The RNA shown here (Bacterial RNase P class A) has 431 nucleotides. It matches the Rfam family "Bacterial RNase P class A". The literature on the family includes a 1998 paper in Annu Rev Biochem by Frank and Pace, "Ribonuclease P: unity and diversity in a tRNA processing ribozyme". By type it is a ribozyme. About the family: Ribonuclease P (RNase P) is a ubiquitous endoribonuclease, found in archaea, bacteria and eukarya as well as chloroplasts and mitochondria.
RNA sequence: UCAGUCGGCUGGACGGUCGCUGGUGGUGCGUCUCGCCGAAAGGUGUCGCGCAGCGCUGGAGGAAAGUCCGGGCUCCAUGGAUGAACGGUGGCGGCUAACGGCCGCCGGGGGCGACCCUAGGGAAAGUGCCACAGAGACGAUACCGCCGAUGGAUCGCCGCAAGGCGGGACAGGUAAGGGUGAAAAGGUGCGGUAAGAGCGCACCGCGGCGGCAGCAAUGUCGCCGGCAGGGCAAACCCCACCGGGAGCAAGACCAAAUAGGGGUGGCGCGUGCGCUCGAGGGCAACCUCGGCGCCGGGGCUCAUCCAGCCUGCCGCCCGGGUUGGUUGCUCGAGGCGUCCGGCAACGGACGCCCAAGACGAAUGACCGUCGCGGGGAGGCUCAGCAAUGAGCCUGCCCAGACAGAACCCGGCUUACAGGCCGGCUGACACA
Numbered sequence: 001u002c003a004g005u006c007g008g009c010u011g012g013a014c015g016g017u018c019g020c021u022g023g024u025g026g027u028g029c030g031u032c033u034c035g036c037c038g039a040a041a042g043g044u045g046u047c048g049c050g051c052a053g054c055g056c057u058g059g060a061g062g063a064a065a066g067u068c069c070g071g072g073c074u075c076c077a078u079g080g081a082u083g084a085a086c087g088g089u090g091g092c093g094g095c096u097a098a099c100g101g102c103c104g105c106c107g108g109g110g111g112c113g114a115c116c117c118u119a120g121g122g123a124a125a126g127u128g129c130c131a132c133a134g135a136g137a138c139g140a141u142a143c144c145g146c147c148g149a150u151g152g153a154u155c156g157c158c159g160c161a162a163g164g165c166g167g168g169a170c171a172g173g174u175a176a177g178g179g180u181g182a183a184a185a186g187g188u189g190c191g192g193u194a195a196g197a198g199c200g201c202a203c204c205g206c207g208g209c210g211g212c213a214g215c216a217a218u219g220u221c222g223c224c225g226g227c228a229g230g231g232c233a234a235a236c237c238c239c240a241c242c243g244g245g246a247g248c249a250a251g252a253c254c255a256a257a258u259a260g261g262g263g264u265g266g267c268g269c270g271u272g273c274g275c276u277c278g279a280g281g282g283c284a285a286c287c288u289c290g291g292c293g294c295c296g297g298g299g300c301u302c303a304u305c306c307a308g309c310c311u312g313c314c315g316c317c318c319g320g321g322u323u324g325g326u327u328g329c330u331c332g333a334g335g336c337g338u339c340c341g342g343c344a345a346c347g348g349a350c351g352c353c354c355a356a357g358a359c360g361a362a363u364g365a366c367c368g369u370c371g372c373g374g375g376g377a378g379g380c381u382c383a384g385c386a387a388u389g390a391g392c393c394u395g396c397c398c399a400g401a402c403a404g405a406a407c408c409c410g411g412c413u414u415a416c417a418g419g420c421c422g423g424c425u426g427a428c429a430c431a
Stems, first nucleotide, its partner, number of pairs: 001427010012370007020059006027052005034045004061402001065413002068411005073247004078307006086243005091105005106120001107118004121238002126236002128232003143178002145174003150171002154167005186204006205227001206225008251327004261318007270295001272294004277290005297311004334353008373398003377394007
């Protein structure tokens, strides 16, 4: 100097004119209640409310977006425990209120490297799939090849014979070589064999048993074993851990208004005990209905147990009122700085700070100057044959990205013109 990679910050500034809105402090006017003065009209004081204006002060984001996760908070389901269904996560350790997040480490993959990606438990619990090609895709093969020692024939040559040598086939052997494919009965090498093959051996891989290091994932070393046949679980599934529902349009209060509405169908309703309870009947014993208490039954849930609560339930049709106001609503798992602990995420201590809270929804519009950046015109100088390139000066135009809180917070994901800063890696050159 160039290229790459990781991280951080910013995304206009100043002034003027007019216009919004929250907080706070006065002022003026009006008004409700109450007190005092007054015969009354009215005056005056406090509290609250409304309107107007003045001073001071604050007023969108790193993503406010998506609504994908996790919570705080509110209400509901009857609560607790155990299971089932359903859903989520998936290496280990740590952080956190929690998470599917973050940090660190391990394994695997990519990259020269800095770094990046990882849906990373289990294939010997079971089921399923691997198209096409290929002989054959896991209770899976022999297409092309190689051999044909051994076995039975045959031909030729030699030989007196026994037999020997050779050729082409058959039976048979083979899975090393080749082909197909994403993937082919572990891989490479040596030996061995008729040719071959873990057939044997060495190393690697796989399985088992141990030692060492580490909290662990895991790594490393040693011994034994020729050794169970690949992949896919982001296929169903198994295993481990976690999980109520709805959501600020949650909810609370005030005001106002109405109809605690009407009709209808089905199912169910112990014919238990008690009561100085009530009503009716009865001459009485007692009976009936209602009420209360106890027991039983039924329900509250997907199931069981414990506790608690309810005791009529299920459905159809017609219809009424309120769409007003206040609150929730911003002091928080808050921000900033320093120190300590920790590789880090983060935690602790001390100090300082309060930084939007709207409600058809505020924070805006215009002007001027400057700044970042872009466009184009003219002139001068240098290099060059030229094309062209570099530097300086003058004045002109634009003035830019993604994009607007709505209960709050921690994350993730997506979008983003331009600019600045830092760490690390690689290449080249110089000293």